Record summary
The part of an RNA shown here (small-subunit ribosomal RNA, central domain) has 349 nucleotides and comes from an uncultured Phycisphaeraceae bacterium.

[in-house]
Context: one part of a larger RNA
RNA sequence: CUGGGCUUAAAGAGUGCGUAGGCUGACGUGUAGGUACUUUGUGAAAUCCCUCGGCUCAACCGGGGAAUUGCUUGGUAAACCAUACGUCUUGAGGCAGGUAGGGGUGGUCGGAACGCUAGGUGGAGCGGUGGAAUGCGUAGAUAUCUAGCGGAACGCCAACGGAGAAGUCAGGCCACUGGGCCUGUCCUGACGCUGAGGCACGAAAGCGUGGGUAGCGAACGGGAUUAGAUACCCCGGUAGUCCACGCCGUAAACGAUGCGAACUAGAUCGAGGAGGUUUGACGCCCUCUUGGUCGAAGCAAAAGUGUUAAGUUCGCCGCCUGGGGAGUACGGUCGCAAGGCUAAAACUC
Numbered sequence: 001c002u003g004g005g006c007u008u009a010a011a012g013a014g015u016g017c018g019u020a021g022g023c024u025g026a027c028g029u030g031u032a033g034g035u036a037c038u039u040u041g042u043g044a045a046a047u048c049c050c051u052c053g054g055c056u057c058a059a060c061c062g063g064g065g066a067a068u069u070g071c072u073u074g075g076u077a078a079a080c081c082a083u084a085c086g087u088c089u090u091g092a093g094g095c096a097g098g099u100a101g102g103g104g105u106g107g108u109c110g111g112a113a114c115g116c117u118a119g120g121u122g123g124a125g126c127g128g129u130g131g132a133a134u135g136c137g138u139a140g141a142u143a144u145c146u147a148g149c150g151g152a153a154c155g156c157c158a159a160c161g162g163a164g165a166a167g168u169c170a171g172g173c174c175a176c177u178g179g180g181c182c183u184g185u186c187c188u189g190a191c192g193c194u195g196a197g198g199c200a201c202g203a204a205a206g207c208g209u210g211g212g213u214a215g216c217g218a219a220c221g222g223g224a225u226u227a228g229a230u231a232c233c234c235c236g237g238u239a240g241u242c243c244a245c246g247c248c249g250u251a252a253a254c255g256a257u258g259c260g261a262a263c264u265a266g267a268u269c270g271a272g273g274a275g276g277u278u279u280g281a282c283g284c285c286c287u288c289u290u291g292g293u294c295g296a297a298g299c300a301a302a303a304g305u306g307u308u309a310a311g312u313u314c315g316c317c318g319c320c321u322g323g324g325g326a327g328u329a330c331g332g333u334c335g336c337a338a339g340g341c342u343a344a345a346a347c348u349c
Base pairs, nucleotide, nucleotide: 003321004320005319006318007303008302012317014201015200016199017198021194022193023192025088026087027086028085029084030083031082033081034080035077036076037075038074041071042070049065050064051063052062053061054060091191092188093187094186095184096183097182098181099180103177104176105175106174107173108172109171110154114150115149116148117147118146119145120144121143125136126135162169163168206247207246208245209244210243211242215241216240220236221235222234223233258316259315260314261313262312263311266294267293268292269291270290271289272288273287275285276284277283298305299304322349323348324347331342332341333340334339
């Protein structure tokens, strides 16, 4: 050292694709690298262990044996690992026929609300608050009607609902396009799982260039409040929020729960399919996928979890190892920058 863990105590990478590697279905035949048994040589002596003996004993010393768990030669075995060949279909994939969906990208159209502009009516207030004031208004506001322009967001449907790997995705229509599910069991025949590095995607804010700007609104100005008020409330308001292209790469990126597979009581509700019963719509029964709730056993410190496991197991990856110092310094690397990633120590409790 052969360890224990990761929902909430430290710990699952934000998500996927995938390289190396690790692991890998059923049956048969061969080979014999691993493996097992046997065998050859070697594994110096001393030491340790066993036994016998010598110093009067012992320490010490001498003889013999064992051990030296290793390497190695030849042989045997063929279950397992490996390897070669063959066969198979249940894993995986394909094909055909259906099917649900805010999955993605581009384009186009629409109504409500809001603001602005012009005009009509009208004539003194409006707005705002706990109450006010700043603000707007006789140069005609607020209110109301008509016309036009503009940007952003899409009410009801709407769900405890759907889709997506995640981030996320919602007005209508069109085009292009990814994935899923069901049925058939027609084809391939292990083609699989995971995945260090790597690559790609990745909310909001932020950055660069150019556009756009209705509403909202960091900063900022003003009015209040207050002992003060760099706030909460009010009136304004720039960046931003929007678009195109390029960066950034983070989050309570959460189910705080990695991915895949198998097994282990049920009940109930929702979504998408198939089948049976029926002439048939319903209803009932059965089955696959998917989203929830409750719960047996089990697990758990408990809360809870419980076929969507945090149960029982296997494969692979990531991560943790007392608190602070610190996700910091230094170095490296990425970035225009902001900063990201990687990541200590002294010291201290």
The full RNA is in RNAcentral, with records from ENA and SILVA. The prediction has a mean pLDDT of 89. Rfam family: Bacterial small subunit ribosomal RNA.